[in-house]
RNA sequence: CUUAUCCAGAGUGACUGAGGGACAGACCCUGUGACGUCACGGCAACCAGCUCUUUGCAUACGCCAUAAGAGCCAAUGGUGCCAAUUUCUGCGUCAAGUAUGGCGGAAGAUAAG
Numbered sequence: 001c002u003u004a005u006c007c008a009g010a011g012u013g014a015c016u017g018a019g020g021g022a023c024a025g026a027c028c029c030u031g032u033g034a035c036g037u038c039a040c041g042g043c044a045a046c047c048a049g050c051u052c053u054u055u056g057c058a059u060a061c062g063c064c065a066u067a068a069g070a071g072c073c074a075a076u077g078g079u080g081c082c083a084a085u086u087u088c089u090g091c092g093u094c095a096a097g098u099a100u101g102g103c104g105g106a107a108g109a110u111a112a113g
Stems, first nucleotide, its partner, number of pairs: 001113006011040005019029003023090004041082003046078002049072006056063002086107001091104005
């Protein structure tokens, strides 16, 4: 940089000791111990794994390197995650008298390339 996903799900203990929730505002969490580190546990199913279909290749028997799709598994490998929808909003547009709501985007996070 590209693509996909982000209203589901899943925490205890030890150490430490004051901040944390990306940024800004709001609103929250936090000495009944935050953030972080470690141990153990858990969630999920992106990649990997397995099965099938289509495409493709082949005169055919067949094949699965390539492309797409559906399903299975969570034992194993690479990640990720375990307060609050990505906590909400941020920009645009539509609806509405307002409050507010819908849709899309930006930003961010994660995975794969």
A computed fold for a 113-nucleotide RNA from a soil metagenome, annotated as SAM riboswitch aptamer (S box leader).
RNAcentral holds the sequence, with entries from MGnify.
The prediction has a mean pLDDT of 80.